This is a predicted structure of a 72-nucleotide RNA (transfer RNA) from Patescibacteria group bacterium UBA6201.
[in-house]
């Protein structure tokens, strides 16, 4: 160099064109309890990057970029 495949809260994963982008650990806050632990309730926090398509794009399509596989 060729072809493939991945990128979504801190981390791990869900979401096959109209979701409030959910879920668990982990953060905070409340509760409970002499404390701590464990339990329960709430609650912040993500789509790699520019472009296209489309009424609408995480998702479909292009280029890039990092990563991972295979081939020579």
């Nucleotide at each position: 160099g060729g072809c493939c495949c991945u990128a979504u809260c801190g981390u791990c994963u869900a979401a096959c064109g109209g979701u409030u982008a959910g879920g668990a650990c982990g953060g905070a806050g409340c509760c409970u309890u002499c404390u701590c632990a464990a339990g329960g309730c709430u609650u912040a926090a993500a789509u790699c990057a520019g472009g296209g398509u489309u009424c609408g794009a995480u998702u479909c399509c292009c280029u890039g970029u990092a990563g991972g596989g295979u081939c020579a």
Its mean pLDDT, the model's own confidence on a scale to 100, is 82.